[in-house]
RNA sequence: GGAGUGGUUCGGAUAGUCGCGUUGGGCAUGUGCUUGCAUAUGCCUGCCGAGGAAAGUCCGGGCUGCACUGGGUAGGAUGCCGGAUAACGUCCGGCGGGGGCGACCCCGGGAAAGUGCUACAGAGAAUAGACCGCCAGAUUUAUCUGGUAAGGGUGAAAGGGUGCGGUAAGAGCGCACCGUCCCGCACGGUAACGGGCGGGAGCUGAGGUAAACCCCAUCUGCAGCAAGACCAAAUAGGGAAGCAUCAGGCGUGACCCGCGCUGCUUCCGGGUAGGUUGCUUGAGCCUGCGGGUAACCGCAGGCCUAGAUGAAUGACUAUCGCCGCUGUUUUCGGACAGGGAUACAGAACCCGGCUUAUAGGACCACUCCGCAG
Numbered sequence: 001g002g003a004g005u006g007g008u009u010c011g012g013a014u015a016g017u018c019g020c021g022u023u024g025g026g027c028a029u030g031u032g033c034u035u036g037c038a039u040a041u042g043c044c045u046g047c048c049g050a051g052g053a054a055a056g057u058c059c060g061g062g063c064u065g066c067a068c069u070g071g072g073u074a075g076g077a078u079g080c081c082g083g084a085u086a087a088c089g090u091c092c093g094g095c096g097g098g099g100g101c102g103a104c105c106c107c108g109g110g111a112a113a114g115u116g117c118u119a120c121a122g123a124g125a126a127u128a129g130a131c132c133g134c135c136a137g138a139u140u141u142a143u144c145u146g147g148u149a150a151g152g153g154u155g156a157a158a159g160g161g162u163g164c165g166g167u168a169a170g171a172g173c174g175c176a177c178c179g180u181c182c183c184g185c186a187c188g189g190u191a192a193c194g195g196g197c198g199g200g201a202g203c204u205g206a207g208g209u210a211a212a213c214c215c216c217a218u219c220u221g222c223a224g225c226a227a228g229a230c231c232a233a234a235u236a237g238g239g240a241a242g243c244a245u246c247a248g249g250c251g252u253g254a255c256c257c258g259c260g261c262u263g264c265u266u267c268c269g270g271g272u273a274g275g276u277u278g279c280u281u282g283a284g285c286c287u288g289c290g291g292g293u294a295a296c297c298g299c300a301g302g303c304c305u306a307g308a309u310g311a312a313u314g315a316c317u318a319u320c321g322c323c324g325c326u327g328u329u330u331u332c333g334g335a336c337a338g339g340g341a342u343a344c345a346g347a348a349c350c351c352g353g354c355u356u357a358u359a360g361g362a363c364c365a366c367u368c369c370g371c372a373g
Stems, first nucleotide, its partner, number of pairs: 001369010012320007020049002023046011051344001055355002058353005063224004075220005080094005095108005109215002114213002116209003131152002133148006160178006179203001180201006187194002228277004238268006248262005284303008322340002325338005
């Protein structure tokens, strides 16, 4: 100098003008009464006012309501081992397998209980298999019948590899070594597992797939702030008490009597509109020290950092900052002028994660290659 790997972090700044939301204070006006407080509206003024993902709503927890004797089934989730944590499908440290020259990255129960699926190509795809080749036989001399998995071809995958023996040709058909699997023993490690020794099986348990059914182990009630709690109009309806029950109206009936309904006032309770609360001090943030390889934990000090509900957190101007595209200039570092870019996105009960989006930067550690000393 070039090419990469892993991570951390910022994501505009300042000033002015106008504007918005919560809230403290002051003033004015209205209302209520317990007469100095409460409340509503308006004005003035002070403090504070989005994110690294506020997003997707995919996991986990707090909180709230309902359900709940215990156990099981069904359903769902997770899945090497150990740890962290409120908890997790997250994180940390290991183990094993795979990829990369490397920094590093990806994957993780069981396919030796059963069932299913396995495109295309290929003769044949899991009960193996005969297309070419090889061998034997027949013979119409070009085919047929049989044997054969050594060799060729197809494929992601063809049912261990090398050699010797064996054979008509071959084949774990037999043997040796390697591989694979099973069993046992001791050693190291908390464990996953590692390396070692001994024995066994010709390997017909032996391709893949469990985000196919399934098996095993572990965990698991349901719903969500539109949860839930409280206050409570108007209208209609319900209940109770009192008054009126004279008359009228309606129904029944041919008509009358009778019977039933219908009135007014006050009070009560439920629920609707609406309002209040839940609501932001929390597994909180920052700094320092200590423990731990780390995730994380402990202690001390400091800080308060949005709570809206048609839903505020904005707009404009100037200067600076960013890019280095163009021109000028240069003491080659840069300077000046013009130009360009300024992303993803917007809290809604609160936290811990994951995933996805993100203009343009800054920083740290490490790897490989080249060159020079």

Bacterial RNase P class A from a Mariprofundaceae bacterium, 373 nucleotides, folded computationally. It is recorded under the gene name rnpB. Taxonomically the source falls in Mariprofundaceae (Bacteria, Pseudomonadota, Candidatius Mariprofundia, Mariprofundales).